[in-house]
RNA sequence: CAGGGCGUGGCGCAGUUUGGUAGCGCGCCGCGAUGGGGCCGCGGAGGUCAGCGGUUCAAAUCCGCUCGCCCUGA
Numbered sequence: 001c002a003g004g005g006c007g008u009g010g011c012g013c014a015g016u017u018u019g020g021u022a023g024c025g026c027g028c029c030g031c032g033a034u035g036g037g038g039c040c041g042c043g044g045a046g047g048u049c050a051g052c053g054g055u056u057c058a059a060a061u062c063c064g065c066u067c068g069c070c071c072u073g074a
């Protein structure tokens, strides 16, 4: 320099194909249960979806550029 992949709550990921309410597991908080814990059950908080711009009635998703990490080639 060129090509490719990835970036989504604290952590690990799904959702992108086919644009239409942002979800799952773990963790955290509260309640129940227990003599008290663990396990279990119920409820809850927590997200500018890497950034900026564009398309659209509507963008995590489509398009352009940029940033970071990884892989491959020269």
Stems, first nucleotide, its partner, number of pairs: 001073007010026004020057001028044005050066005